[in-house]
RNA sequence: GGAGUGGGCCGGGUGAUCGCCGGCCGUCGGGCGGGCCACGUCGUGGUCCGGCGGGCGGCGGGAGGAAAGUCCGGGCUCCGCAGGGUGCGAUGGUGGGUAACGCCCACCGGCCGCGAGGCCAGGGACAGUGCCACAGAGAACAGACCGCCGUCGGUUCGUGCCCUUCCGGGCAUGGCCGGCGGUAAGGGUGAAACGGUGAGGUAAGAGCUCACCAGCAGCCCGGGUGACCGGGCUGGCUCGGCAAACCCCAUCGGGAGCAAGGCCAAGCAGGAAGAAGUCCGUGCCGAGUCCUCCGGGAUGCGGCCGGCGCGAGGCGUCCCGUCUCGCACCAGCUUCCGGGUCGGCUGCUGGAGACGCCGGGCAACCGGCGUCCUAGAGAAAUGGUCGCCGGUCGCCUGCCGUGAGGAUGGGCGACGACAGAACCCGGCUUACAGGCCCACUCCAGUC
Numbered sequence: 001g002g003a004g005u006g007g008g009c010c011g012g013g014u015g016a017u018c019g020c021c022g023g024c025c026g027u028c029g030g031g032c033g034g035g036c037c038a039c040g041u042c043g044u045g046g047u048c049c050g051g052c053g054g055g056c057g058g059c060g061g062g063a064g065g066a067a068a069g070u071c072c073g074g075g076c077u078c079c080g081c082a083g084g085g086u087g088c089g090a091u092g093g094u095g096g097g098u099a100a101c102g103c104c105c106a107c108c109g110g111c112c113g114c115g116a117g118g119c120c121a122g123g124g125a126c127a128g129u130g131c132c133a134c135a136g137a138g139a140a141c142a143g144a145c146c147g148c149c150g151u152c153g154g155u156u157c158g159u160g161c162c163c164u165u166c167c168g169g170g171c172a173u174g175g176c177c178g179g180c181g182g183u184a185a186g187g188g189u190g191a192a193a194c195g196g197u198g199a200g201g202u203a204a205g206a207g208c209u210c211a212c213c214a215g216c217a218g219c220c221c222g223g224g225u226g227a228c229c230g231g232g233c234u235g236g237c238u239c240g241g242c243a244a245a246c247c248c249c250a251u252c253g254g255g256a257g258c259a260a261g262g263c264c265a266a267g268c269a270g271g272a273a274g275a276a277g278u279c280c281g282u283g284c285c286g287a288g289u290c291c292u293c294c295g296g297g298a299u300g301c302g303g304c305c306g307g308c309g310c311g312a313g314g315c316g317u318c319c320c321g322u323c324u325c326g327c328a329c330c331a332g333c334u335u336c337c338g339g340g341u342c343g344g345c346u347g348c349u350g351g352a353g354a355c356g357c358c359g360g361g362c363a364a365c366c367g368g369c370g371u372c373c374u375a376g377a378g379a380a381a382u383g384g385u386c387g388c389c390g391g392u393c394g395c396c397u398g399c400c401g402u403g404a405g406g407a408u409g410g411g412c413g414a415c416g417a418c419a420g421a422a423c424c425c426g427g428c429u430u431a432c433a434g435g436c437c438c439a440c441u442c443c444a445g446u447c
Base pairs, nucleotide, nucleotide: 001443002442003441004440005439006438007437008436009435010434012389013388014387015386016385017384018383020062021061023059024058025057026056027055028054030052032050033049034048035047036046037045038044039043064418068429069428071427072426073425074424075423076257077256078255079254083320084319085318088253089252090251091250092249093107094106095105096104097103108122109120110119111118112117123248124247128246129245130242131241132240145187146186147183148182149181150180151179152178153177154176155175157174158173159172160171161170162169163168195213196212197211198210199209200208214238216235217234218233219232220231221230222229223228261346262345263344264343270337271336272335273334274333277308279307280306281305283304284303285302286301288299289298290297291296309327310326311325312324313323314322315321353372354371355370356369357368358367359366360365391415392414393413394412395411396410397409399406400405
């Protein structure tokens, strides 16, 4: 000097002027309420207190790193207390962090990169089911296309030998062809072919045997909290891939959501239909009736309590279970039709908070001490204009230098990112003109 990797930060500054939102303080007068006084009587006036909206003045405050996506996790609110199971959904190496998580940190394993580093929906294929196109003999209980070996047969193919009166015949071997048997080492197909290299062995071959290696299984030793790593011994010799396919295993999960919910004001109009016992009780209370041997007995009614059955509703679907209401005069529930309110206040900002220092920890993060208060709108506020400075890009030009190039001045023009809270917080993901800082890696050169 160049090329990269990981992390952090900013993302205009300043002045003037006009204009917004809300908090606190002060002040003003109008309305309302209360007390007192006076007049007078269903009212008026004065004064004091309260405190609502409003005006004026002062002080200080006012969007983000993503406010976005609504993808996760929570706080908070409500739901008859949310229990067991099922279904559904999510996560998936180990150990930590955290309120929690599907997030963050460290490590392990695998892959990529020369490297700093980066990536991984990273448990199970021996529970089961399924898929692996085409090509190929054969794609997981596989398989013989070309080949190699053996054997049998054929041959007006070659060679050699023998026989023969010529014609010719016989035998052997090689080649070619065919049948049968053996083989999976060599070649081919394919993304992938049922271990690799070498040697022995064999008719030819094969883990058939052996040596080394890889893998798998069992056992042992060492290191580590652990995932796992290293080493040794023995052995059948060797039994693919895909689960981001269905599935299995482990772990986790009530629901709905600030349009949750609470309060105030105002207003209306209710109607129809339906289901289930006019059940049981040596229960309790009350009034009554009848009988009485005056001790009490019988009996129906009303209310309460309990039991069983039935109807409806709540508990995320469903089941179990559980809770509530109702079952004879009337209310509740269910279904249908219809009406009113679409106003105001609150929830609504002090937090799993921010910043600084110290300590612990490899880190994420945790603890202690100190300081600070930094938007709460309600159809949605922080903006408009002008000047200067500064930033980026393009063009022109000036200075040094032989040149490459160096330092950096001036002028003109254009531009200035992604984008705006809405109950709040922790994450993830996505978008972002331009600029700065820190650490590390590689390459080239110089000293």